[in-house]
RNA sequence: GGUCCUGUGGAGUAGCGGUUCAUCUCGUCUCCCUGUCACGGAGAAGAUCGCGAGUUCGAAUCUCGUCAGGACCG
Numbered sequence: 001g002g003u004c005c006u007g008u009g010g011a012g013u014a015g016c017g018g019u020u021c022a023u024c025u026c027g028u029c030u031c032c033c034u035g036u037c038a039c040g041g042a043g044a045a046g047a048u049c050g051c052g053a054g055u056u057c058g059a060a061u062c063u064c065g066u067c068a069g070g071a072c073c074g
Stems, first nucleotide, its partner, number of pairs: 001073007010026003018057001028044005050066005
């Protein structure tokens, strides 16, 4: 340098153009439960989907560019 893969709340994930509020698990916070902790129950906050542009009536989802990580080739 070339080709390909991955990039979604604090962590790990689902999602493959039409859903209004983007899923679930763990974690965090609040309340209940308990003599206390843990367990258990209820609820909340937290991601504009790496970034920018484009296509489309409509994009996390398609296209291009770019950044980061990785694999292979040279």
Molecule: transfer RNA
Organism: Solobacterium sp.